[in-house]
RNA sequence: GUCCCAGUGGCCUAAUGGAUAAGGCACUGGCCUCCCAAGCCAGGGAUUGUGGUCUCAAGUCCCAUCUGGGGUG
Repeated sequence: GUCCCAGUGGCCUAAUGGAUAAGGCACUGGCCUCCCAAGCCAGGGAUUGUGGUCUCAAGUCCCAUCUGGGGUG
């Protein structure tokens, strides 16, 4: 240089182009307990790496770009 893969809450992982982006852990509050842990209930937290494109509709398609990993020369 070129090709491929990945990027989604603090962390990990889902989502066939179609409902308010789902779940686990963590965090906060409550219940329980003499207290803590465990358990149970509730809650906050995402503009899906960035900028554009196609579409009635994009995390998903297309283009460019950034970061990380891998192949090749």
About this RNA:
The RNA shown here (transfer RNA) has 73 nucleotides and comes from Echeneis naucrates. The sequence is in RNAcentral, with records from Rfam. It matches the Rfam family "tRNA". Gene Ontology term of the family: triplet codon-amino acid adaptor activity. From the family's description: Transfer RNA (tRNA) molecules are approximately 80 nucleotides in length. The family's RNA type in Rfam is transfer RNA. Its mean pLDDT, the model's own confidence on a scale to 100, is 82.